[in-house]
Context: one part of a larger RNA
RNA sequence: GCAGUUACAUUUUGUACUUGUGAUGCUGACAAAAUGGUUUUCUUUACCCCGUCUUGUAACACGGACCAAGGAGUCUAACAUAUGUGCGAGUACAGGGGUGAUAAACCCCCGUGCGCAAUGAAAGUGACAGUGGUUGGACCCUUUGGGGCACAAUCCGCCGGCCACAAUCCUUUGGGAGAAAGGUCUGAGUGUGAGCACACAUGUUGGGACCCGAAAGAUGGUGAACUAUGCGUGAAUAGGGUGAAGCCAGGGGAAACUCUGGUGGAGGCUCGUAGCGAUUCUGACGUGCAAAUCGAUCGUCAAAUUUGCGUAUAGGGGCGAAAGACUAAUCGAACCAUCUAGUAGCUGGUUCCUGCCGAAGUUUCCCUCAGGAUAGCAGAAACUCACAUCAGUUCUAUGAGGUAAAGCGAAUGAUUAGAGGUUCCGGGGGCGAAAUGCCCUCGGCCUAUUCUCAAACUUUAAAUGGGUAAGAACUCGGGGUUGCUUAAUUGAACCCUGCGGUUGAAUGACGGUUGCUAGUGGGCCACACCGGGUAAGCUGGUUUGGCGAUGCGGGAUGAUCCGAACGUUGAGUUAAAGUGCCAAAGUGCUCGCUCACCUAGAUCCCACAAAAGGUGUUGGUUCAUUUAGACAGCAGGACGGUGGCCAUGGAAGUUGGAAUCCGCUAAGGAGUGUGUAACAACUCACCUGCCGAAUGAACUAGCCCUGAAAAUGGAUGGCGCUGAAGCGGGUCACUUAUACUCAACCAUUGGAGCAAGUGCUAAGCUCCAAUGAGUAGGAGGGCGUGAAGGUUGUGGUGCAGCUUGAGGCGUGAGCCUGAGUGAAACAGCCUUUAGUGCAGAUCUUGGU
Numbered sequence: 001g002c003a004g005u006u007a008c009a010u011u012u013u014g015u016a017c018u019u020g021u022g023a024u025g026c027u028g029a030c031a032a033a034a035u036g037g038u039u040u041u042c043u044u045u046a047c048c049c050c051g052u053c054u055u056g057u058a059a060c061a062c063g064g065a066c067c068a069a070g071g072a073g074u075c076u077a078a079c080a081u082a083u084g085u086g087c088g089a090g091u092a093c094a095g096g097g098g099u100g101a102u103a104a105a106c107c108c109c110c111g112u113g114c115g116c117a118a119u120g121a122a123a124g125u126g127a128c129a130g131u132g133g134u135u136g137g138a139c140c141c142u143u144u145g146g147g148g149c150a151c152a153a154u155c156c157g158c159c160g161g162c163c164a165c166a167a168u169c170c171u172u173u174g175g176g177a178g179a180a181a182g183g184u185c186u187g188a189g190u191g192u193g194a195g196c197a198c199a200c201a202u203g204u205u206g207g208g209a210c211c212c213g214a215a216a217g218a219u220g221g222u223g224a225a226c227u228a229u230g231c232g233u234g235a236a237u238a239g240g241g242u243g244a245a246g247c248c249a250g251g252g253g254a255a256a257c258u259c260u261g262g263u264g265g266a267g268g269c270u271c272g273u274a275g276c277g278a279u280u281c282u283g284a285c286g287u288g289c290a291a292a293u294c295g296a297u298c299g300u301c302a303a304a305u306u307u308g309c310g311u312a313u314a315g316g317g318g319c320g321a322a323a324g325a326c327u328a329a330u331c332g333a334a335c336c337a338u339c340u341a342g343u344a345g346c347u348g349g350u351u352c353c354u355g356c357c358g359a360a361g362u363u364u365c366c367c368u369c370a371g372g373a374u375a376g377c378a379g380a381a382a383c384u385c386a387c388a389u390c391a392g393u394u395c396u397a398u399g400a401g402g403u404a405a406a407g408c409g410a411a412u413g414a415u416u417a418g419a420g421g422u423u424c425c426g427g428g429g430g431c432g433a434a435a436u437g438c439c440c441u442c443g444g445c446c447u448a449u450u451c452u453c454a455a456a457c458u459u460u461a462a463a464u465g466g467g468u469a470a471g472a473a474c475u476c477g478g479g480g481u482u483g484c485u486u487a488a489u490u491g492a493a494c495c496c497u498g499c500g501g502u503u504g505a506a507u508g509a510c511g512g513u514u515g516c517u518a519g520u521g522g523g524c525c526a527c528a529c530c531g532g533g534u535a536a537g538c539u540g541g542u543u544u545g546g547c548g549a550u551g552c553g554g555g556a557u558g559a560u561c562c563g564a565a566c567g568u569u570g571a572g573u574u575a576a577a578g579u580g581c582c583a584a585a586g587u588g589c590u591c592g593c594u595c596a597c598c599u600a601g602a603u604c605c606c607a608c609a610a611a612a613g614g615u616g617u618u619g620g621u622u623c624a625u626u627u628a629g630a631c632a633g634c635a636g637g638a639c640g641g642u643g644g645c646c647a648u649g650g651a652a653g654u655u656g657g658a659a660u661c662c663g664c665u666a667a668g669g670a671g672u673g674u675g676u677a678a679c680a681a682c683u684c685a686c687c688u689g690c691c692g693a694a695u696g697a698a699c700u701a702g703c704c705c706u707g708a709a710a711a712u713g714g715a716u717g718g719c720g721c722u723g724a725a726g727c728g729g730g731u732c733a734c735u736u737a738u739a740c741u742c743a744a745c746c747a748u749u750g751g752a753g754c755a756a757g758u759g760c761u762a763a764g765c766u767c768c769a770a771u772g773a774g775u776a777g778g779a780g781g782g783c784g785u786g787a788a789g790g791u792u793g794u795g796g797u798g799c800a801g802c803u804u805g806a807g808g809c810g811u812g813a814g815c816c817u818g819a820g821u822g823a824a825a826c827a828g829c830c831u832u833u834a835g836u837g838c839a840g841a842u843c844u845u846g847g848u
Stems, first nucleotide, its partner, number of pairs: 002014002049064004065848006073350001075207007083199005090114004095109004118125002132155005139147003156191003159187003162183002168177003210349002213346001217339006228313009239271003242267001246263007275300003280296002283294002315331001317327002352782003356778002362375001364373003376520002378517002381514004389509003393506002396469003405460001406458002412454003417449001419447003425443007474500001476498007484491001523547004528542005552563003567745007577735003580719003586732001588731006601721001612706003616703010633690005639663003645657002669684001673682002746772009783837001785834010801821004806817004
């Protein structure tokens, strides 16, 4: 500039032109320089430690010093499902044979497994002979139409079983066999078959069965050198004390006998050494001298004493002056080996990368509550179809409901208050001798009202939510069948056929089907509504949304609050929240309020404060007073009947009681206080003068104050802030998230196009659009290690390995290269295979 859209303007889109940027390529500058990589240190910002169980961990929950090497879903059998390959009514191989090289491979035969027929308890019987009909149906054809796979729905025939009837035949007359035709019964059947074998993947089950781990159980042995007890045979045990029996002497006595003094030397006697033991210091030691010791103190010490050797008793057994003691550092059942890699619904651990999808803590059942199965939720695969249909949405129509609300002068139940009435009923009273007489009164009762209520009350009755419908499988017409129905070819159901012709609400969208399988089956929080509870960060439910499984901006801090969900970057714009400084952005503008000496206040959840008060201050409402002069202030008056009446010792307005008038006045109470023994005096109410305009009371709600006390010093996040940087309104600008917009790149998913004309890759190439969070879990694609086969290569002109402040590629696992070291093997690609990847297991071994 043109074209489209639009009423115009603006904007936007397409195309053309112009200008700018611009990968690669070419070229220039730079020369120990530019730029980049890597590493170290410092400053600032963000930032809590991994793994694990868990609703939830940085946790005062557990494991974890560091390094190296080792270290955990394997193999097998069976089954199920998916995929692939071979053959196919068959298929596969063991065995035998042939050919061959006594191999492999190939060929043949037979047998066996599975399949090709089912049904019935069984005896047994056993799927028409042309492969059925209707609707939908990919697709095909000769396209007004015809044919029609798989599959789905439905009808029918056939086979077996069962039921019922039974021609006919046989018979020992009891019965037996049984064609045809039939049934509202039944089968894992049939109507031209799909299997078999192999491979691989996933899952289930049995096996040690992902790895490590019990307390137990069983079988067979070894131990009495420790220790328990018995027996046999040996050994050992100062010095004192006490002083039994017996005996002696003397005395007494008639005697029996007894007394005194000796002698004597008894004893599960005593003090105490050795020995044996072990009370206390709760001493020492307590990585010891010692896996039970040392010191002092203490018990016993001639016996139930101590001890050597020998011998006996053995594990559900012994032995025990009895403690569940002892039985070899082991005892409420020893030790060793084996069953045994025992089992564990329990604890811990479980090894490389990347991109896609993505949960559950609920139902039912269980000797079930730390677990399973079942459905749900999830994944991946396959089939089918192409606008048929579908929907966490709306509209319209329609029908169900009894929650919120409402109601109680409506039913049921509860419930306050008077009023009116009265026959009967009950209590009391008056008149009366009494009355089913009269009158009064209290209840009950009746009537019209009044107050307040209900999860298990309701006439009425929402909102939200839930069901159904909105067509072709339809509307209308004609005909037919039937054992149902009707008086009836009447109806009902079904079938056949003809006309009509496809948006018969909106909006958005591909829908339908099948088999297989993982994890989960402890939940928690919030708004709202319910149950329990005085309450709880308590407990039990419902709907929805979150956290769990999830980061990001804000709330100082934070699982769940507010905003908003995430590929890698750049630019712009916002949300919530903010804009004195910390700290990005306003010491913005505007209008009110607030002063807080016990430390004013300051933003959802949320980290608290109440009842009650305030003449702090600011608004509001109502009722009064007021230029006929109020309120406040100053001044004047505040009298008489009368010292009212009663009571009192007294009471004169003012201790007390009952009353509370009149006169004169502008006004003055038979008196608001002070006061007196009683008076007096003063004062107030009330009236007036001066003054000259607002005043009083009650209530209410904003901020502020009181109410308001706790133990380390302390928290609007801190500093601090007072015409705020506080509280309540209004308004403009600004800050900034992984949100939104635009652009580029990566990946995924979907769609469209391209087979020849000129190398390859159709598992390819080109273009377009949308999308991108993720624990458990699923499926996909890759990286790396050992070994085997094939193929192509490297290597003394230096393989592998190792070192490296060196360079590069890839999102990443990782890979390639340079330099140094090293000295003999190694690598790429295609297949196959596995003892194939470590940070954790109080892991194992070694080292530091």

Description: Model confidence (mean pLDDT): 80 of 100. Predicted 3D model of an 848-nucleotide part of an RNA (large-subunit ribosomal RNA, domain II) from Stephanopyxis turris. NCBI's taxonomy places the organism under Eukaryota, Bacillariophyta, Melosirophyceae, Stephanopyxales, Stephanopyxis. RNAcentral holds the full RNA, with entries from ENA.